[in-house]
RNA sequence: AGAGUUUGAUCCUGGCUCAGGAUGAACGCUAGCGGCAGGCUUAACACAUGCAAGUCGAGGGGCAGCGCGCGGGUAGCAAUACCUGUGGCGGCGACCGGCGCAAGGGUGCGUAACGCGUGAGCAACAUGCCCUGUUCAGGGGAAUAACCCGGAGAAAUUCGGCCUAAUGCCCCAUGGUUCCUUUCGGAGGCAUCUUCGAGAGGAUAAAGUUACGAUGGAACAGGAUUGGCUCGCGUGACAUUAGGUAGUUGGUGAGGUAACGGCCCACCAAGCCGACGAUGUCUAGGGGAACUGAGAGGUUGGUCCCCCACACUGGAACUGAGACACGGUCCAGACUCCUACGGGAGGCAGCAGUGAGGAAUAUUGGACAAUGGAUGGAAAUCUGAUCCAGCCAUGCCGCGUGAAGGAAUACGGUCCUAUGGAUUUUAAACUUCUUUUGUACGGGAGCAAUAAGGUCUACGUGCAGGCCGAUGAGAGUACCGUACGAAUAAGCAUCGGCUAACUCCGUGCCAGCAGCCGCGGUAAUACGGAGGAUGCGAGCGUUUAUCCGGAUUUAUUGGGGUUAAAGGGUGCGUUGGGCUGCGUGUCAAGUCAGCGGUGAAAUUCAAGGGCUCAACCCCUUGCCGUGCCGUUGAUACUGAUGUGCUGGAAUGGCGUUGCCGUGGGAGGAAUGUGUAAUGUAGCGGUGAAAUGCAUAGAUAUUACACAGAACACCGAUUGCGAAGGCAUCUCACGAAGCGCUUAUUGACGCUGAUGCACGAAAGUGCGGGGAUCAAACAGGAUUAGAUACCCUGGUAGUCCGCACAGUAAACGAUGAUAACUAGCUGUUGGCGAUAGACGGUCAGUGGCUAAGCGAAAGCGAUAAGUAAUCCACCUGGGGAGUACGUUCGCAAGAAUGAAACUCAAAGGAAUUGACGGGGACCCGCACAAGCGGUGGAGCAUGUGGUUUAAUUCGAAGCAACGCGAAGAACCUUACCAAGUCUUGACAUCCCGAUGACAGCUCUUUAAUCGGAGCCUUCUUCGGACAUCGGUGACAGGUGGUGCAUGGUUGUCGUCAGCUCGUGUCGUGAGAUGUUGGGUUAAGUCCCGCAACGAGCGCAACCCUUGCCUUUAGUAGCCAGCAGUAAGAUGGGAACUCUAAAGGGACUGCCAGGGAUAACCUGGAGGAAGGUGGGGAUGACGUCAAAUCAUCAUGCCCCUUAUGACUUGGGCUACACACGUGCUACAAUGGCGUAAACAGAGGGAAGCAACCCCGCGAGGGUGAGCAAAUCCCAAAAAUAACGUCUCAGUUCGGACUGUAGUCUGCAACUCGACUACACGAAGCUGGAAUCGCUAGUAAUCGCAGAUCAGAAUGCUGCGGUGAAUACGUUCCCGGGUCUUGCACACACCGCCCGUCAAG
Repeated sequence: AGAGUUUGAUCCUGGCUCAGGAUGAACGCUAGCGGCAGGCUUAACACAUGCAAGUCGAGGGGCAGCGCGCGGGUAGCAAUACCUGUGGCGGCGACCGGCGCAAGGGUGCGUAACGCGUGAGCAACAUGCCCUGUUCAGGGGAAUAACCCGGAGAAAUUCGGCCUAAUGCCCCAUGGUUCCUUUCGGAGGCAUCUUCGAGAGGAUAAAGUUACGAUGGAACAGGAUUGGCUCGCGUGACAUUAGGUAGUUGGUGAGGUAACGGCCCACCAAGCCGACGAUGUCUAGGGGAACUGAGAGGUUGGUCCCCCACACUGGAACUGAGACACGGUCCAGACUCCUACGGGAGGCAGCAGUGAGGAAUAUUGGACAAUGGAUGGAAAUCUGAUCCAGCCAUGCCGCGUGAAGGAAUACGGUCCUAUGGAUUUUAAACUUCUUUUGUACGGGAGCAAUAAGGUCUACGUGCAGGCCGAUGAGAGUACCGUACGAAUAAGCAUCGGCUAACUCCGUGCCAGCAGCCGCGGUAAUACGGAGGAUGCGAGCGUUUAUCCGGAUUUAUUGGGGUUAAAGGGUGCGUUGGGCUGCGUGUCAAGUCAGCGGUGAAAUUCAAGGGCUCAACCCCUUGCCGUGCCGUUGAUACUGAUGUGCUGGAAUGGCGUUGCCGUGGGAGGAAUGUGUAAUGUAGCGGUGAAAUGCAUAGAUAUUACACAGAACACCGAUUGCGAAGGCAUCUCACGAAGCGCUUAUUGACGCUGAUGCACGAAAGUGCGGGGAUCAAACAGGAUUAGAUACCCUGGUAGUCCGCACAGUAAACGAUGAUAACUAGCUGUUGGCGAUAGACGGUCAGUGGCUAAGCGAAAGCGAUAAGUAAUCCACCUGGGGAGUACGUUCGCAAGAAUGAAACUCAAAGGAAUUGACGGGGACCCGCACAAGCGGUGGAGCAUGUGGUUUAAUUCGAAGCAACGCGAAGAACCUUACCAAGUCUUGACAUCCCGAUGACAGCUCUUUAAUCGGAGCCUUCUUCGGACAUCGGUGACAGGUGGUGCAUGGUUGUCGUCAGCUCGUGUCGUGAGAUGUUGGGUUAAGUCCCGCAACGAGCGCAACCCUUGCCUUUAGUAGCCAGCAGUAAGAUGGGAACUCUAAAGGGACUGCCAGGGAUAACCUGGAGGAAGGUGGGGAUGACGUCAAAUCAUCAUGCCCCUUAUGACUUGGGCUACACACGUGCUACAAUGGCGUAAACAGAGGGAAGCAACCCCGCGAGGGUGAGCAAAUCCCAAAAAUAACGUCUCAGUUCGGACUGUAGUCUGCAACUCGACUACACGAAGCUGGAAUCGCUAGUAAUCGCAGAUCAGAAUGCUGCGGUGAAUACGUUCCCGGGUCUUGCACACACCGCCCGUCAAG
C1' cells in the first nucleotide's frame, strides 16, 4: 500500500466482499511449565447458610458470666476441692453515655440533567475529627435506663410500679473582636451593600477523669480539609414531535433554609421558552481514558482512578458536623418465611455460596504478617477494605518438547513418462554431547518498617534521628545446590483466485463446499479420503458476535449533480440567515503574540531503572493534555462606529423595439346547419370493404341566412416574456427591455429557509355557449381473439365568466449573481463612424473552434473552463415515491415520506461483433424470362415407423435419406438361436513332452469340435522349427465416450475476405491501414488519404481442351509411285493421329468514353479477345457439425465372456409415411426391314474372334491378344422404306404361370438372364417444389470400378443439340459502408404480463 466482483472486451460511476488490528468474549480440536493481569456483558431475577461495624471500664451506674483476693461454711490429717458471701482487684454480658456507623465495599435501575467535563463566582453559605491563637470552666437542680417487683403475649416484643448515676438533661451566674436591634464618623466597591472606629440596649457557655505525665470540656477568631449553591461553554437520536407554559415569567411583602432563589405563600403585572429546535417520544450513568486510524475522525466507557445515582418497589422524615442513610426508623405495596391465626420477621446491586436465565464468567479458602480504616491514652479489638492462596490457555509475555554428526538417500507410504525414477528424507535407525523442564534429596529467602520497652545523640523539653528489641497468612513457596536420565512434553488450520501452499483415489448438479467470485452433471489442484506442501505454534481455527480500518462509501482535512443518484416548474421577498465595492479616522469583539492560573493521579509516547529476559512494575524528567480563564500588547484582515467617493445598483431625460399582458370593437376564408332552386342515383369511406346517408330526392352545384371556434400566406437557428406561454386587424389602458446621456442619489447590493404570487394540458364546482374535433359509448371491419390500430356515428370535454386544483421529458434533462480566459462566421435591436473604408461599441440570439475541462459523448465568453458568494439537492438496485402519520383539496389527488424483506449487482459513455418486417451500393439460375423435371401411376432403392429371436450399427434442416455400402444367397456380419473353446482365432516371453504340422482315408455331427488309421523334419549335435501340455505376465473386444482426442471430411464458399510489423490517434477496449472517389469476377487495379509496408487468400504458376510449328514415325496414317480381295506388302514422312518440346493472347493495335489513371464500349487482325472452355487448388474462422464401425488413441468397462469357432436364421419383414431414381402414359411415337457415324476404357483364375448347335439366355470348339497390333464391340438416337391411325391401343410394361440358361459347396427364405403365355396401374399429374445461361439444358447410347454371380445406383465417355435473360421492385443466400440496439449462448436473442401446476 491494496485486491476480487457488473462487460465479449473497455473506461467510469457505484455498491457488495476480502486481506489488518482489537475483545471482560463464547465455540470446535488440541494441551508441558512459569510470570503478570482478568473473570455474570444475560434476570437492578429470587435467595438457604456463614461472615462483611464496631469500639471505649482512662465518662457512668453496676456485677449476669470468668478469674484473683478476702470473709464464712462443708468434706478431708493436710494440700486441696466444693458451697456461700463480698465490686476489693483483673476484667466485663446487658444497660446509660461518647465517638464511629454518611467512610470503606457493591451496582448502573433511574437520569439528556448544572448529572458530568472544563473554567469562573458565592459581597448568598456550612464544615465533626486535625492545626494555630486568645479567653474561660462559679453555683445549683430535676429525671431516667440497667437492676428489683408485678403484668400481657405462642413469639417478636411490650406495659405498669419503686429506686439510682454520669463527660446524659436543665436552671442561675460570668462573658468577648460572637449574634440581634440601633446612633455617629471614616474608607471601599459591583446594585442590594461591605469594612473600620466609637457608643447604647438585648441574647447565649462549659465536664470531668487521672496512673499527676496528661487528657478531655466551653466561647471566639484564623488555617486546612470536605461539602452546598450559582453561572459561561461543551456534552445523544427523531420535525412522520411545532408550538410549550398558570407557580408558569417577573415584582412587592412575609415565611423557610447553613445559604441564594416561586423553594413555599398572599397580592399585583402578563409575561417566559422556541426553527441557534422549545415541548414531546426513544435511547443512555458522565469523565480521565480504551480500541482503531497517517491524521482529522469513528466506536466504546469492562478492569484502575474521579464524580453522580441507587440499595426489594414507592413515599417520608428523624438523629447528626454530615444522610433524607446498602447491613437505621416510619408508612404503603409485592414477594418469601414463622405462627397457638390474635400477630410477627425479612431485604447479598458487601465476600463466599445456591437456584434461575444464558453461548458464557471462579472458592460457602487463609490471614490481619504488611498497607489503610473505626474506637481507645495505650495494649488491643474489629475490619470478606486489603494482602495472599484456589479454579479457568480468558488475554499478554517468557521457556521447553533436545543438540551435533549420520546415505544403502534403507523399509514402508505416495506419485510418475513405471526393468527405473521422484518425494517423505538427515528425517529415522545409529554414534557422541547437553540437562532448561522433570523426578528425588538437601539448603532456603526478601516482604519486618517497628510496637511496648530500653539506650545513645541533637536541641527549642516533647519531639526528631541512630542502635537494640516481640511479631510472617502466603510458605518450606521463590531461589540455590547435588544425583538421574533424551529421559516427562505438538498440535491446529489451510492449499481454485483474492492468498503462502498440488497430486492421486472416491463421488458424479448426488453427497457436499462457500467470505466474495463461484465449485460438483465420469478425467474436480474448489466436495470426501490419502500422500505431500504452506502458515502459525501450546496453541490453532472458524463458527460466531461486535468495533475501527481499508471506505475520499457523509468527503473540515477530502466527494459530487448535462447523460451514472442528484438543480426546487418560475418569480418576488422579510431589522430570519449568509455574503458584500473604493478611500480615510477611531475602537479592539473576532484574530495574532508574550506572560500568569488551571488542565488530578494512573494511562499513551521518549529517555532511565528493578524482577535472569520479556510481559509487568517503579522513579525522575520531558512530551502530551491540541482546552478554559485572566492579563499585557499588536491592528493587516473580519467586525463596530464616524466621515467621504463613484466604478456596483437605482432614478430622471431623449430615442427605440417587440406574436409582452388586460379590456373593447372589427374582418375574411373554411366548416356545419337552415331555407329556396337546379338536378338524378347514387354518395361516402377503405389496403379491400361494410356500418352510415340517399327516390320522403342525398352527394354535387347556385343564392341567401345563421352559429361557434380558430386565425392560411408572411413565418425564419426571427421576436417578446421570470417561467408556464404568446401570431388576423384596430382602439384604450398597463408593464418591460435596450441604446445614448458632462443629469440625480451615493453601496441603497447579491442570494434567499419559512412565506406570498404566478403556473401547459387534463380534471373539478356553478352559470353560459356548443360550429369543429372528440375520451367514454355504439355499430362496421381486421384478427385465432381485437375490450386496439382503420371506418361510420357520438357524449363529457374542447370555447367564455367566476372559483378550485398545483402537477408535466414544467428540459438547455445544465439554480441565481458578479469577475476573468484566443478567435472565425451568421443574425435581431440600438449607437458611433462612413471614403461604400470598420481587427468600432452595447444588449440579445445561432454555428464552428483555441486554451482548459470531462469517464467519454461532448462543453468551450449564452462554459460543463478559472476562481468566488448564497440557496436547493444526491449517497447501490428493487421494495417505493409505496405504507403509516400529518397538512392541503369538493373530489380526483398533491406535498412530506419510511421500514421489513430481497439481490450482487443496477447504471453511464464509448468499442467490436451479431441482428433489424433500418438505409445506401453490389453479387449469385436468387427472382424474373425460358426449357425440362419432381409431387399423381407401376417398379427400383434409401429412410422413418411398425413388426421380429434378430430385423447389427452409424448418418438427421440446408450440409441425413441410390448416404458409410466401388455391389448382404454362405462368407462379408458387427445382429439372433443353438452347439462348442478358455493363455485363447491373432502377438511376445518361460518350462516340459513329442517329432512333427500339413495332407490323405474312415467315423461322428446340422457343422465346427471330437475319435481312429496311413504318411511324416532339418542339424555344424549347441540347437532351430513345428505341434501338444502347463504356468502366468498377457491376448482379444465393430463394448462406452466424436462433449477427452489425433487424423480425415462436410458446410458457409471459390464467398473476397482474414490478419500482422512499424508508425500515428485514443486513458482504454480499440481505431487507422482495410475507409473515401472510380473500377473489377476479385481487398482486381488506379487516384486520394497518418499512414508506410508485409503475410494468408484472389489472380498467375499445374493438368486438360481448342490453333500452329519443330522433332519422331510403330502395332497408327496413305497424297503422290508400285501393288492388293484388304495400307496386306514395297515404299513414303506430306496429311490424320500419337507424344515430347515450343509458339500463340498481352487490352499488344485503332476509335470513343473516363480524371491525362485504372478501366469500360466498339473495331481490326486472329484458331482463340479481354479470366477462351473445363479441372485440380478451399484464407482466418463458424457449426462442442460428422466419424472411437477405415485407422490411431486417453480414460472407463468385459476377461470360462461384451473374447473366439461353427451351423442355421436375420440385415431382403410390411397396414403405412417421406426422399432419390427408372419406365411410362404415346404419332416429334411404337414395331419391322435393311444401312451410317464415336469417344473413353477394360482384358491372363482374363477378353475371346471365326466356325458349329440352340428361337434365346447360352453351350461346344478355340485363332489372336499382357494389347495404338487381338478381343470386349452391336454404338444408339439419326437417315431411308414399310406398317399402325388416337384406342387403355401394335402405347405401357408391372404382376403371375410354365419351361430354361449362367455363376457358385449351395439360388427355398434371397441372384441375374432367356423363351412362351398372362397384360395391372397409368391418357401428362393438387398445394407445393427442383435443375439448368451453351456444346449448357434436353435427348441417345457406350465404357469402367466393385464383382464368382448380382445396377434403374455411382464414376466417366462421346453423339444429336435448343429456348431465354426486359431487368434487380420482390423471395433466398452472401459482401461492403452506414444507422439503431436494453442482444454477446449474439433475434431460434432478450424480455413483459396473465393463467395453471409444484

This is a predicted structure of a 1398-nucleotide RNA (small-subunit ribosomal RNA) from an uncultured bacterium. The sequence is in RNAcentral, with records from ENA and SILVA. Its Rfam family is "Bacterial small subunit ribosomal RNA".